[in-house]
RNA sequence: ACACGUGGGCCGCAUGGGGGAAACCCUGUGCGUGUAAGUGGUCAAAGUCGGGGAAACCUACGGGAUACCGGGUGGUAUCCUAUGGCAAUCCCGAGCCAAGCCCCGGCACUGCCGAGGAAGGUGUAGAGACUAGACGGCCACCACCUUCCUUCGUACGCGGAGAUGGUGAAGGGAUAGUCCAGGGAGCCGGGAAACCGGCAC
Numbered sequence: 001a002c003a004c005g006u007g008g009g010c011c012g013c014a015u016g017g018g019g020g021a022a023a024c025c026c027u028g029u030g031c032g033u034g035u036a037a038g039u040g041g042u043c044a045a046a047g048u049c050g051g052g053g054a055a056a057c058c059u060a061c062g063g064g065a066u067a068c069c070g071g072g073u074g075g076u077a078u079c080c081u082a083u084g085g086c087a088a089u090c091c092c093g094a095g096c097c098a099a100g101c102c103c104c105g106g107c108a109c110u111g112c113c114g115a116g117g118a119a120g121g122u123g124u125a126g127a128g129a130c131u132a133g134a135c136g137g138c139c140a141c142c143a144c145c146u147u148c149c150u151u152c153g154u155a156c157g158c159g160g161a162g163a164u165g166g167u168g169a170a171g172g173g174a175u176a177g178u179c180c181a182g183g184g185a186g187c188c189g190g191g192a193a194a195c196c197g198g199c200a201c
Base pairs, nucleotide, nucleotide: 001006002005011032012031013030014029015028016027017026018025019024038141039140040139041138042137043136048094049093050092051091052090053089057085058084062081063080064079065078066077067076068075069074095122096121097120101117102116104114105113106112107111126180128179129178130177131176132175142168143167144166145165147163149162150161151160152159153158184201186199187198188197189196190195
């Protein structure tokens, strides 16, 4: 997400591959018995133009199978089948962007202004508008793990402290909300249908 058992994602365990000194990370496959996913502060801007992919599920014009009918190219019924849909969502290019970071220039230089860059974001809601935060960005802290470092101790096995690296799931392809749209019956258009678009109630 949908028809409630499937599909996709996360995590755990088992097992294989890759990276790393290690902790651990990335990834293929299988299973789901048990377990877990911390605190505070700060930012709220851009939200435009384009492009590629996608399971379950829905539908079956065409194609196929079987049965029956017909003198015959065929017809009817049932079933299968996506190249058609819906869509959870996975991504890309250009442009643009708050705070923090890097870098350059100017000035009447505890600072201000301007240009550029990396990460991250936007693009990517049920068409969409707005507000707020967090599961997001940035900063600090906490718990735990590691030891290619440093240091102290040592009964030489190792232990303590620091530092480094790592772990503390996923959800924001609109989360929480307010609004709006939609959902219903009718009509019109596209389409074989599913479905899509429109009108007015």
Group I catalytic intron from a Rhodothermales bacterium, 201 nucleotides, folded computationally.
The sequence was found by an Rfam model in a public genome assembly.
Its mean pLDDT, the model's own confidence on a scale to 100, is 80.
Taxonomically the source falls in Rhodothermales (Bacteria, Pseudomonadati, Rhodothermota, Rhodothermia).
Rfam family: Group I catalytic intron. About the family: Group I catalytic introns are large self-splicing ribozymes. They catalyse their own excision from mRNA, tRNA and rRNA precursors in a wide range of organisms. Rfam 15.1 lists 5,602 matches to the family in 1,395 species.
Of the family's consensus pairs, 92% are formed in the model.